[in-house]
Annotation
The RNA shown here (SAM riboswitch aptamer (S box leader)) has 106 nucleotides and comes from Syntrophaceae bacterium UBA7544.
């Protein structure tokens, strides 16, 4: 790097340090965050629930599913912020590419 799945809900502009001038993936248009320090990096405290493990309970003929919890990554501004590709020509329309996230595979 590939393949399958899901990505328009959810949850801190959190604290404390360190860095500095950009960031929000990307080449583009916009629009928001940012010198009241933002993106980032360390620690710590709170939460959230995409996916896989475990346990406990129920439902169910089984296969299975539904709640709970614990643990493993994750993730906690704004729809993966909006568009932009192609389809319709109406959009919280469909689709597609990329891009994140999780298991398994090889």
């Nucleotide at each position: 790097a590939g393949c399958u799945a899901u990505c328009g809900a959810g949850a801190g502009u959190g604290g404390u340090g360190g860095u500095u001038a950009g960031g929000g993936a990307a080449u583009u248009g916009g629009c928001c965050c940012a010198a009241c320090g933002a993106c980032c990096c360390a620690c710590c405290c709170g939460g959230c629930a995409a996916c896989c493990u475990u346990u406990a309970a129920g439902a169910c003929c089984u296969u299975u599913c539904u709640c709970a919890a614990a643990g493993g990554u994750g993730c906690c501004a704004a729809a993966g912020c909006c568009a932009g590709c192609c389809c319709a020509a109406a959009a919280g329309g469909g689709g597609a590419a990329c891009g994140a996230u999780g298991a398994g595979c090889a």
Record summary:
The prediction has a mean pLDDT of 79. Rfam family: SAM riboswitch aptamer (S box leader). Rfam describes the family as follows. The SAM riboswitch is found upstream of a number of genes which code for proteins involved in methionine or cysteine biosynthesis in Gram-positive bacteria.